[in-house]
């Protein structure tokens, strides 16, 4: 500097569940709460995983109903990628 990562210090984030919103959902967003987390800061690029309004198929005169479908969404599921705080072994 790099790999590492303490029962160190200094600070930081905040799951589950409440509250309030905003979405068709999944889920984001404040607020409150803390299970944990050395990148749990920021990119959905790969894979995974969730949802299916919109569209398509089918059944139906329609209303409906059932499959599929991501152009949604999850980085606190794993890799990529960028970028940082401390320094004990």
């Nucleotide at each position: 500097u790099c790999c590492c990562g303490a029962u160190a210090a200094a600070g930081g984030c905040a799951a589950a569940c409440c509250c309030g919103u905003c979405g068709a959902a999944a889920g984001g967003c404040g607020g409150g709460g803390a299970c944990g987390c050395a990148a749990a800061g920021c990119c959905g690029u790969g894979g995974a995983u969730c949802u299916a309004a919109c569209g398509c198929u089918a059944g139906c005169u329609g209303a409906c109903u059932a499959g599929c479908c991501a152009c949604g969404a999850u980085u606190g599921c794993c890799a990529g990628g960028c970028u940082g705080c401390c320094g004990a072994a």
About this RNA
The RNA shown here (c-di-GMP-I riboswitch aptamer) has 89 nucleotides and comes from Candidatus Hebobacterum abditum. It was read from a public genome assembly, where an Rfam model found it. The model forms 95% of the base pairs in the Rfam consensus.